Bacterial RNase P class A from a Gammaproteobacteria bacterium, 368 nucleotides, folded computationally. The sequence was found by an Rfam model in a public genome assembly. The prediction has a mean pLDDT of 76. The organism belongs to Gammaproteobacteria, within Bacteria. It matches the Rfam family "Bacterial RNase P class A". The family's RNA type in Rfam is ribozyme.

Parts: sequence; structure tokens; C1' cells
RNA sequence: GGAGUCGGCCGGACAGUCGCGGCUUGGCGUGUUCCAAGCGGAGGAAAGUCCGGGCUCCGUAGGGCAGGGUGCCAGGUAACACCUGGGGGGCGAGAGCCUACGGAAAGUGCCACAGAAAACAGACCGCCGUUCCCCGUGCGGGAACGGUAAGGGUGAAAAGGUGCGGUAAGAGCGCACCGCGCCGGUGGUAACACGCGGCGGCACGGUAAACCCCACCCGGAGCAAGACCAAAUAGAGGAGCGAGCGGCAGUCGCCGCAACGUGCGGCCCGCACGGGCUCCCGGGUAGGUCGCUUGAGGCGCGGGGUGACCCGCGUCCCAGAUGAAUGGCUGUCUACGACAGAACCCGGCUUAUAGGCCGGCUCCCUCU
Repeated sequence: GGAGUCGGCCGGACAGUCGCGGCUUGGCGUGUUCCAAGCGGAGGAAAGUCCGGGCUCCGUAGGGCAGGGUGCCAGGUAACACCUGGGGGGCGAGAGCCUACGGAAAGUGCCACAGAAAACAGACCGCCGUUCCCCGUGCGGGAACGGUAAGGGUGAAAAGGUGCGGUAAGAGCGCACCGCGCCGGUGGUAACACGCGGCGGCACGGUAAACCCCACCCGGAGCAAGACCAAAUAGAGGAGCGAGCGGCAGUCGCCGCAACGUGCGGCCCGCACGGGCUCCCGGGUAGGUCGCUUGAGGCGCGGGGUGACCCGCGUCCCAGAUGAAUGGCUGUCUACGACAGAACCCGGCUUAUAGGCCGGCUCCCUCU
């Protein structure tokens, strides 16, 4: 100097003028917020609505089935499909990056085409032996029977790999090493690792982002939740299902059991409530207030931890609209302005993003 990789920050600024929304204080003629002053007023993703919760309601939120989610280990967190650290596998020369990463010895399914054969999976070309035939007598050719899977071919993948021995020819057939499986030892919380030891010729491919099996987790609905106030109205409509027995009392009624109905996302059990329940049709209101922003909050310092993060102290209040608030004009600077606007809130993930700044690490080239 160049290339790469990982992480962090900013993402327009200043001045003037007019104008918006909230809060506080004061005033008045008390306003569908009129006047004045002060203080604040969209994001790193506010987006997607993909996860997890807080919160509200369903009286209780029970057990099981079905259904759904996750899938290496250990931590973090309110929780998670997130994050951190580690392990296995893969990619890269490296820094680094990716990982839908439990189980194929529970079972079922699939692997096109090619190929003899695609998993209890083979004989197309071959190799060898016996018998017979032919002949040009050659390590020849052919037929039948038997043996074989080492060599070749097909394919993404073909009954572990290399070597030696053995055999008629071969084959883990035997042996050595490697691979694989099981057991033990050592290290590690664990996943797992080991140039450790032993046994075994060895379960004979892949695929579970196929069905499935295993482990763990999961009430439901959602701020249009929900609470309150005010106002108005018509339900005089239709259909269906509805209670038995016993005891006390003796008008009404009360108690117990059974049955029925309703509620709890589907089903079953259970529980609770109840004489009403379900469906169709029709009418009124759709106005206001709360929920609504002080939070699993931000920032600074110190401590602990490899880290995610946690603890302590101090400090700050930082949008709450509701047809929906921050805009218009002028001047200067400038990166010449990207993606883009809260609607109950928060933690993540994913997607989009002009331009600028900072730092760590890896590699290459050159000079000293």
C1' cells in the first nucleotide's frame, strides 16, 4: 500500500419567522382547549406480524386424549424458535462463516434413469474347475454342469481400505495396520476427546426439511382486551328442548338423589352454576372518560464473569394522537440525503437501507 473478515457509532446541522400535539403554572368572557409563559414531542429498523412475554377478561383454569412447538451440551433471561460459551459436522489458505445437530439395531415408505443387481439387494463382460466336441495342436474356440464376486462396466451411491498369505480361481478365507462396533481407563459439569488398553471379522448403503419413535414444553381470547359514565330503544315476533323419585311440612315452600341445560378453544372425565337454555327475525346506541405510558426503563461509575449478563451506588423522566400531532418559508453549512412515521407496552428474529466515521484480526506485495 492492497484485499478480506468481525464489531461499534451516526444517519443531516445551525439561525430567523409563521404554524401543530402533550404536560405544568397563571388568567379570563371557562372555550367541540381562548390567551400567556415554561418544558418536552417518531426509528434503527417505528416495517413484517414470525416468536416470547407483561397486562386484561373468561367464577376455578384440574386430569387425560387429540393438536402444536423445540431438538448436541452448559449457561443467560420474565420468557423464547432468542443470545452467549463450548462440542460434532461442513466451507475457507486464513481471520472467520454455516448448521432443520435426538433416533435408521422399533416399524413402514422412497432412491428416477442407467445397471445383472439399490438393502434378507447381484452375475452383463469376466476368472477358475470337470466332461464332451472342433481344429490351423496354440496360454485356441464352442457347449453343458459347477464354483466365484478379487478385476471391468452402469450409477450420486454397489456387500469397508491398503498390503501379505492362501486358493483350481477367488473372497476377512486368514493375518498386519487403518476404519467400524462394544467394554474399560484418563480428562471434562456435559456434549465429547484421547498418537490409551482390550475384545470382536464386523448390524448388510442413503433418506426422518418422509411417515414414524423418543425427550422436554404448551389453558383460551385479545387494547377493536377490559372498566366506568351518559343517552336511547321494542322485543306485544317465530321455532325447538326442558325437571322424576323420596323425605319434611301441609297454601306457598325446604332438603337430598338422579336426569337435563350452560360455562371452561376440539373430545372425554371432573368441577361449578342453574331453572332456564339454543336458533331465526326485528329495534336502539356506536358519544365520552379511563386503560395510555414510571418501565423486566435510559445514562454514568464501580464490582463479578471468557461471555451473554448480573450486582451495587448515583442520576434522569424521554410521544401518548384518536380522519389520527413536529409542517411551511428564508438564509448558511453539508455526507447533496437512503430505508422510511409510534397507536397498550417490552425482549428478540427477519427484511430494506444513500452515505460517513472508528476499532480488532487475517493474508498478500514493497521498503527498512